[in-house]
RNA sequence: CGAGCGGGCCACGUGAUCGCUCCGGGUGACCGGAGAGGAAAGUCCGAACUCCAUACGGGCGGCAUGCCGGGUAAUGCCCGGUCGCGGCGACGCGAAGGAAAGUGCCACAGAAAACAAACCGCCUUCCGAAAGGACGGUAAGGGUGAAACGGUGCGGUAAGAGCGCACCGCUCCGGCGGCAACGACGGAGGCACGGUAAACCCCAUGCGGAGCAAGGCCAAAUAGGGAGACUGCGGGCGCCCGUCCCGUUUCACCGCGAGGUGAGCUGUCUCCGGGUCGGCUGCUCGAGCCCGAGGGCGACCUCGGGCCCAGAGGAAUGAUCACGGCCGCGGCCGCGAGGCCGCGGACAGAAUUCGGCUUACAGGCCCGCUCGGAGC
Numbered sequence: 001c002g003a004g005c006g007g008g009c010c011a012c013g014u015g016a017u018c019g020c021u022c023c024g025g026g027u028g029a030c031c032g033g034a035g036a037g038g039a040a041a042g043u044c045c046g047a048a049c050u051c052c053a054u055a056c057g058g059g060c061g062g063c064a065u066g067c068c069g070g071g072u073a074a075u076g077c078c079c080g081g082u083c084g085c086g087g088c089g090a091c092g093c094g095a096a097g098g099a100a101a102g103u104g105c106c107a108c109a110g111a112a113a114a115c116a117a118a119c120c121g122c123c124u125u126c127c128g129a130a131a132g133g134a135c136g137g138u139a140a141g142g143g144u145g146a147a148a149c150g151g152u153g154c155g156g157u158a159a160g161a162g163c164g165c166a167c168c169g170c171u172c173c174g175g176c177g178g179c180a181a182c183g184a185c186g187g188a189g190g191c192a193c194g195g196u197a198a199a200c201c202c203c204a205u206g207c208g209g210a211g212c213a214a215g216g217c218c219a220a221a222u223a224g225g226g227a228g229a230c231u232g233c234g235g236g237c238g239c240c241c242g243u244c245c246c247g248u249u250u251c252a253c254c255g256c257g258a259g260g261u262g263a264g265c266u267g268u269c270u271c272c273g274g275g276u277c278g279g280c281u282g283c284u285c286g287a288g289c290c291c292g293a294g295g296g297c298g299a300c301c302u303c304g305g306g307c308c309c310a311g312a313g314g315a316a317u318g319a320u321c322a323c324g325g326c327c328g329c330g331g332c333c334g335c336g337a338g339g340c341c342g343c344g345g346a347c348a349g350a351a352u353u354c355g356g357c358u359u360a361c362a363g364g365c366c367c368g369c370u371c372g373g374a375g376c
Stems, first nucleotide, its partner, number of pairs: 001372010012324007020035006037347001041358002044356005049211004062207005067081005082096001083094004097202002102200002104196003119142002121138003125134003150168006169191001170189005176183002215281004225272006232248005249264006288307008326345008
């Protein structure tokens, strides 16, 4: 210098004017203070909080998770490690338990896709003059396939074959190192066990539901519910109140009957209770943020000091201008380094709160590392 790998950070700044929301002060005009994000997003995972459900134990079913150790309030998250795969490498990726419990599936091609089997070959014997054919042996070679019943080599054989041997692989055993996953070593066994479980399934572990529109408090008009008081209805009487008189309706009871007593339909008033509109609360001090010290490889933990940092509710956080800064594009000037002018500048936006994950994102900065080239 080129090509890459990993990690962290920023997300234009300052000021003025006019507005918006909340808080504090003021009788008031008004004054002062605070006011979005790294993802506020998707609502995927784990929690706090609230209400509902719930004796205890077990069974069945469903969903999720699935190497080991650690971190954490918790997690399916994070850190460290193991193994496998990819990359020359830095490093990346992995739902990474079980395929000797059972079932299913393995397209096309191929003789054969898991009980094994034999298309071309190879070999013995027999037939045949030969070409070739038949019985048998074989699985080394060829061919098919993503995958073919361990691999390479030597020996062996009619040809072959773990048939024998060496090494590699595999299985089992042993002690050793490691908390463990696992590793390395030694021994034994000719090798038994194709793949697929984000196919059914088996094993282990975990899991009640709804969500701040949770939930709590106050509470209007109208309508409806309940209780109480007066009241049946009409008239005498234009209106209101009280009282009186007359007529008269339904039911029940008393009465031989005349009649009497009570209740009702209706209306007025008062009270009670529930809900709706509305208001208050939950509500923002929290597994909080910043700095420092210590422990740990790390995630993270401990201690000390400091700070208060939106709380709206159809929902504020905006607009304009000036100056300055960074990057890109265009134009002009300059031999050049460069200068000047103009234009443009991401994704997005709180709604109970927190920890994660995922996704979106103009442009820029920093740190560590790898490979290649050149020079000293």
The RNA shown here (Bacterial RNase P class A) has 376 nucleotides and comes from a Thermoanaerobaculia bacterium. A source record names the gene rnpB. The model forms 97% of the base pairs in the Rfam consensus. The coordinates come from a structure-prediction model, not an experiment, and the mean pLDDT is 79. The sequence is in RNAcentral, with records from ENA.